[in-house]
The prediction has a mean pLDDT of 77. Predicted 3D model of a 153-nucleotide RNA (glmS glucosamine-6-phosphate activated ribozyme aptamer) from a Bacillota bacterium. Lineage of the source: Bacteria > Bacillati > Bacillota. Of the family's consensus pairs, 86% are formed in the model.
RNA sequence: CCGGUUUCACAAGCGCCUGCACUCGCCUUGGCGAGUGGACGAGGUCGGGGUUGAUCGAAAGAUUCGGCGGAUACCCCGCGGCACGGCGGUUCCGAUAGGUGUUCAGAAAUCCGGCCGGCGACGGCCGGGACAGCCUGGACACCACCGCUCGGG
Numbered sequence: 001c002c003g004g005u006u007u008c009a010c011a012a013g014c015g016c017c018u019g020c021a022c023u024c025g026c027c028u029u030g031g032c033g034a035g036u037g038g039a040c041g042a043g044g045u046c047g048g049g050g051u052u053g054a055u056c057g058a059a060a061g062a063u064u065c066g067g068c069g070g071a072u073a074c075c076c077c078g079c080g081g082c083a084c085g086g087c088g089g090u091u092c093c094g095a096u097a098g099g100u101g102u103u104c105a106g107a108a109a110u111c112c113g114g115c116c117g118g119c120g121a122c123g124g125c126c127g128g129g130a131c132a133g134c135c136u137g138g139a140c141a142c143c144a145c146c147g148c149u150c151g152g153g
Base pairs, nucleotide, nucleotide: 014069015068016067017066019065020037021036022035023034024033025032026031027030040057041056042055046078047077048076049075050074051073079094080093081092083090085149086148087147088146089145098143099142100141101140102139103138104137105136106135111128112127113126114125115124116123117122
C1' cells in the first nucleotide's frame, strides 16, 4: 500500500419535516440563529410478486393541517389449515389457520386532580372516573358443498 475481518443499533398508526403555526435570542418593518409542535388508542405479518389515497373507531372542531418515507391493507400466484379416511375442486382462513348466531369481557387520548423538566413554545410522569367499532378474545349452540377414490359393514 492492497486485500480482508468483526461488531452494534434501528419504528410499524410507525418515523421524519424543505411548507405551516408557535417559542427564545439578536439585529430591526423583515431577516438570521437556536428550538417547539406536527395522530388517541384498538387491531393487524405463511412466502413471492404487484397496486394504492392501506383497517377500525375515539376525541376535537384549532395543525389529528400540508407533505415525505415506511408499513402487517388490497389483488394475483404458490404453500399450508378446517370442512369425510385419502386426493382434487371450491368457500373461508394463516401454524391461535372454516362459517353463522347468542352471550360475556376488553382502549387510550380528550376530561378532572397532582408531580417533574424547560426562560419559553412545550415535553414527561402519577392518580381518578368514563366512553368505541364493519375490532379482538372467551364460552355455548348450530351449520359446512361438488367430483373421484381407499378401507370397513
Background: The sequence was found by an Rfam model in a public genome assembly. It matches the Rfam family "glmS glucosamine-6-phosphate activated ribozyme aptamer". It is annotated as a riboswitch. Rfam links the family to the GO terms regulation of gene expression and catalytic activity.